This is a predicted structure of a 122-nucleotide RNA (FMN riboswitch aptamer (RFN element)).
[in-house]
């Protein structure tokens, strides 16, 4: 002092106003929000990952496979779909007097990963 191994902690935000209605935080108008790593320079919409959902296997822990949203134009610059300007777009499953990114639930869960230790050989 790399690595293996290991412990602990942390690790998702947002409906405020108005309208209709018997009823809406679910519809309509306005509003609001943006996980993790990477990328010549900072990203919800570039690449990848996690989460979610589906299938198969398994007594279970879990494993494998599938699925997995959305951006353009102009400007600056050596470099930006990441910055600046403008205009757009997207958002699992189940529930609900009425259709949900924002409410309730699985979830006091899981987790990409982050930080701090332990450990210890080359």
């Nucleotide at each position: 002092c790399a690595a293996a191994c290991u412990u602990u902690u942390c690790a998702g935000g947002g409906c405020g106003g108005g309208g209709u209605g018997a009823g809406a935080g679910u519809c309509c108008c306005c509003a609001c929000c943006g996980g993790u790593g990477g990328u010549a320079a900072a990203a919800g919409c570039c690449c990848a990952c996690g989460a979610g959902c589906c299938g198969c296997c398994a007594a279970a822990c879990g494993g494998c496979g599938g699925u997995c949203g959305a951006u353009u134009u102009g400007g600056u610059g050596a470099a930006a779909u990441u910055c600046c300007a403008a205009a757009g777009c997207c958002g699992a499953c189940g529930g609900u007097c009425a259709c949900a990114g924002u409410c309730c639930g699985g979830a006091u869960g899981a987790a990409a990963g982050a930080a701090a230790g332990g450990g210890g050989u080359a």
The sequence was found by an Rfam model in a public genome assembly.
Of the family's consensus pairs, 100% are formed in the model.